[in-house]
RNA sequence: CUUUGAAAAAGGCAAACCUUUGGAAACAGGGGGACGCAAAGCCAACGGGGCCAACUUUUUUGGAGGUUUUUAGGCCGGCCGGGUUGCCAAG
Numbered sequence: 001c002u003u004u005g006a007a008a009a010a011g012g013c014a015a016a017c018c019u020u021u022g023g024a025a026a027c028a029g030g031g032g033g034a035c036g037c038a039a040a041g042c043c044a045a046c047g048g049g050g051c052c053a054a055c056u057u058u059u060u061u062g063g064a065g066g067u068u069u070u071u072a073g074g075c076c077g078g079c080c081g082g083g084u085u086g087c088c089a090a091g
Base pairs, nucleotide, nucleotide: 002091003090004089005088012037013036017032018031019030020029021028022027035078041084042083043082046081047080048079049076050075051074052073053068054067055066056065057064058063
C1' cells in the first nucleotide's frame, strides 16, 4: 500500500419499544433500552429508491403520474450503489 473479516483483544455505535423536546407530517435531538452493525463514522449540493407536504394532471374515485431551485420543498446514510476518512486482526 492492498485484499479479507474466521478467531481474538481494546473499544465504538445503537433497531424496536418507553419517555421528553421540536415539527403540520415524514422524521429528528436528549434520557432509558439493545435488534443488530467492520464503517450502523461523514457526504441527501453524486446517482437510484422510499416516505411526508404543497401545487397540478388524470381517473375505473381505489389510485396513478408530474412539479418543487441557491435556505436547492422537507425527511431517511440502520434501503442500495458511489465518494471520503478511519480502529483491530489475518493474508